[in-house]
Order: sequence, then structure tokens, then C1' cells
RNA sequence: UGGGCCGUCGCCAAGCGGUAAGGCAGAGGACUUUGACUCCUCCAUCGCAGGUUCGACUCCUGCCGGCCCAA
Repeated sequence: UGGGCCGUCGCCAAGCGGUAAGGCAGAGGACUUUGACUCCUCCAUCGCAGGUUCGACUCCUGCCGGCCCAA
């Protein structure tokens, strides 16, 4: 310098344009003499900024960060 891949709750990780699953952790509650276990509830507008669209995590563009390949 060129090319490719990846950025989603604190962590891991789904999500082929129609309002974001799950697990661990955390908070509240039930149970228990206490704790543990178990059960119930809660907890993310998706790296940033634009664009397309009735509607964007999803498509397009540019940045930012990380990884890989080539030179």
C1' cells in the first nucleotide's frame, strides 16, 4: 500500500428489511433457621456518522478499532 473478515447487554453469542433469542454474571422477589440449589421478574435501540426505504442489527458510503493474507 492492496485485498478479505469481524465490531450486537459486564462476558460469550444468535438474529437471510417488519420494533433484538439464549447462556453466564448482576439486581429484586419466592423458597430456606442461614447459605447453597431451584423457581419468577428485570437488565442492549446493535462501533460512529450519513444515505436508501413506509420501515435498517440487516442494504449502500465514509470513518474508527481489531484480526488475517499478499507485497